This is a predicted structure of a 403-nucleotide RNA (Bacterial RNase P class A) from an Allostellaceae bacterium.
């Protein structure tokens, strides 16, 4: 200088007009008006997890279903999240990646290929000790003999070749007909003690010849752990209109009696109104119908309640933040000091213009021309994960090259 690991901070800067939302002040009852502050992020984002908050629902334990988490310590309110560790896996390295409990509880599964994917098994291949059949040659003591060669059968293995993502411990030696933990050594596995560590877990030693591949993200067991919706949550206030509930006052028809009052007629007496008594009466429903029974129905005024529209609260003070210091490898923790940091609600947080930074063509230059990332709070914290143009900062690995 180059090539990387990791970790961290930034993510446009000034200036000028016009707007927008909140809080304050100026007065005002409120508003309008004007001053003055204050106004979008590391992700605000997916809504995946812990939560606070409300509301519902529950008498305690237990149990069963469901669902989640699953190496070990620690750290938080709490997590599934963080730090430290440990096993195991990649990279030379800095470092990275791992649903990382149980496969000897049971049940199933294990494509293709392959002789066989789990009671083992045998396609090529290897063997010719034992048994036997055949052919050849040589030997005698000629026999149902002995030896050699070759070929097949029973049969022996399982090293070696293929198949597969995976083959029943692997490497070397001895050792056999050929092999084979069949023996031995080593390395791995499993049992047992010793040591070190809270612990996961490692060292060491001894003894076992080796036992039953994977795959729990497949039912499953084992342990922990879990009531439900969710700020449209919820809590007040409260027009209009229809509905409900009290309460008053009116309400059909017929007959008789009426004080007062009006008309008609000379008058008896009769009409209207107005009051009082009595009797009668409509519609719907229901019991199958029918007698009978039982329930509801009209209009006005006025109250009260419940809910809609709509307006208030929740809603911005907090497991706050920053900056110093102790403690702890670390996440974290404690002390002091300072600081108040959006709150909309059909939804504010913009919009022009100008200088300037940055990239990126063109140009010698001057300069000119385009871009300037992901992306907008919606009850609030604490993480996880996406998305993010560019710029910087730290530390560390590996290489070259030079003092």
């Nucleotide at each position: 200088c180059c090539a990387g690991a990791c970790g961290g901070u930034c993510g446009g800067a000034c200036g000028g007009c016009c707007g927008c939302u909140c809080u304050u002040c100026c007065u005002u009852u409120c508003g309008c008006g004007g001053g003055a502050g204050a106004g979008a992020g590391g992700a605000a984002a997916g809504u995946c997890c812990g939560g606070g908050c409300u509301c519902c629902a529950c008498g305690g334990a237990g149990g069963c279903a469901c669902g989640g988490u699953g190496c070990c310590g620690g750290g938080u309110a709490a997590c599934g999240c963080c730090c430290g560790g440990c096993g195991g896996g990649g990279g030379c390295g800095a470092c990275c990646c791992c649903a990382g409990g149980g496969a000897a509880a049971g049940u199933g599964c294990c494509a293709c290929a392959g002789a066989a994917a789990a009671u083992a098994c045998a396609c090529c291949g290897c063997c010719g000790a034992g048994c036997u059949c055949g052919g050849c040659c040589g030997g005698c003591c000629c026999g149902u003999c002995c030896g050699g060669c070759c070929g097949g059968g029973c049969g022996g293995c399982a090293a070696g070749g293929g198949u597969g993502a995976a083959a029943u411990g692997g490497u070397g030696c001895g050792g056999u007909a050929a092999g084979a933990g069949c023996g031995c050594a080593c390395c791995g596995c499993g049992c047992c003690g010793c040591c070190g560590g809270c612990a996961a877990c490692g060292g060491c030693g001894g003894c076992g010849g080796c036992a039953g591949g994977g795959a729990a993200a497949a039912c499953c067991c084992c342990a922990c752990c879990g009531g439900g919706a969710g700020c449209a949550a919820g809590a007040c206030c409260a027009a209009g209109u229809a509905g409900g509930a009290g309460c008053g006052g009116c309400g059909g028809g017929c007959g008789c009696c009426u004080u007062c009052g009006g008309g008609a007629g000379c008058g008896a007496u009769c009409c209207c109104c107005u009051g009082g008594c009595g009797c009668c009466g409509g519609g719907c429903g229901u019991g199958c119908c029918u007698u009978c029974g039982c329930g509801c129905c009209g209009c006005c005024g006025c109250u009260c309640g419940g809910g809609u529209c709509g307006g208030u609260c929740g809603c911005a003070u907090c497991a706050g933040g920053c900056g110093u210091c102790c403690g702890g490898u670390g996440a974290c923790g404690g002390g002091c000091g300072c600081c108040g940091c959006a709150g909309a609600g059909g939804a504010a947080u913009g919009g022009c213009c100008g200088u300037c930074g940055c990239c990126g063509c063109u140009g010698a230059g001057a300069a000119g021309c385009g871009g300037u990332a992901c992306a907008g709070a919606a009850c609030c914290c604490g993480g996880c994960u996406u998305a993010u143009a560019g710029a910087c900062c730290g530390u560390c690995u590996g290489g070259c090259a030079u003092g």
Record summary: It is recorded under the gene name rnpB. The sequence is in RNAcentral, with records from ENA. Its mean pLDDT, the model's own confidence on a scale to 100, is 76. It matches the Rfam family "Bacterial RNase P class A". Rfam links the family to the GO terms ribonuclease P activity, dimeric ribonuclease P complex and tRNA processing.